[in-house]
Molecule: c-di-GMP-I riboswitch aptamer
Organism: Candidatus Rokuibacteriota
RNA sequence: CGCUGCUCAGAGCAAACCCGUCGAAAGACGGUGACGCAGAGUCACGGGGCUACCGCGGAUCGUCCGCCAUGCUCGCCGGGCCGCCAGC
Numbered sequence: 001c002g003c004u005g006c007u008c009a010g011a012g013c014a015a016a017c018c019c020g021u022c023g024a025a026a027g028a029c030g031g032u033g034a035c036g037c038a039g040a041g042u043c044a045c046g047g048g049g050c051u052a053c054c055g056c057g058g059a060u061c062g063u064c065c066g067c068c069a070u071g072c073u074c075g076c077c078g079g080g081c082c083g084c085c086a087g088c
Base pairs, nucleotide, nucleotide: 002088003087004086005085012037013036018031019030020029021028022027035075041081042080043079045078046077047076048073049072050071055067056066057065058064059063
């Protein structure tokens, strides 16, 4: 340096539920809690998924329906960057 994650060390992260805050929502953050994770570190770059305030279109117009990402997801997959231990 490359490949691999069967084994070792020391650590790390934290799903769902519940509570609080923010948000139109998806969801995020904090607390609690561990389903799991060898990149469950990081970047929305490609694909996928979720949401639809605003906007656009429509209607049977106190409102409702459809479309739309600029919002969200890296714990959906791929890719970029950085990184621990062990084995070969």